[in-house]
């Protein structure tokens, strides 16, 4: 300096749920709250998941054309960093 997280210490973050808001949702922001985290710090997100407003396309039913409305099906430009992997920073201790 790396590695590693036994032994200690001093902290630090905060699921689950719950109030309030933001959002089509999925999910996020704050206060409460602690299940668990040695990085559960950070980041214009590599793969995985997860949503589908908007977009196609099918079927139906109304309908002068053409459009509607209802459903199923794809679809990320949304989201997930407490899925997983790289990347970068960092508290202490040194079996």
């Nucleotide at each position: 300096a790396a590695g590693u997280g036994a032994c200690a210490a001093a902290g630090g973050c905060a699921a689950a749920u719950u109030c309030a808001g933001c959002g089509a949702a999925a999910g996020u922001u704050g206060g409460g709250g602690a299940c668990g985290c040695a990085a559960a710090g950070c980041a214009c997100a590599g793969a995985g998941u997860c949503u589908a407003a908007g977009g196609u396309u099918u079927a139906u039913a109304a309908u002068u054309u053409u459009u509607u409305a209802u459903a199923a099906a794809c679809u990320a430009u949304g989201a997930u960093a407490g899925u997983c992997a790289a990347g970068c920073u960092a508290c202490c201790a040194u079996a």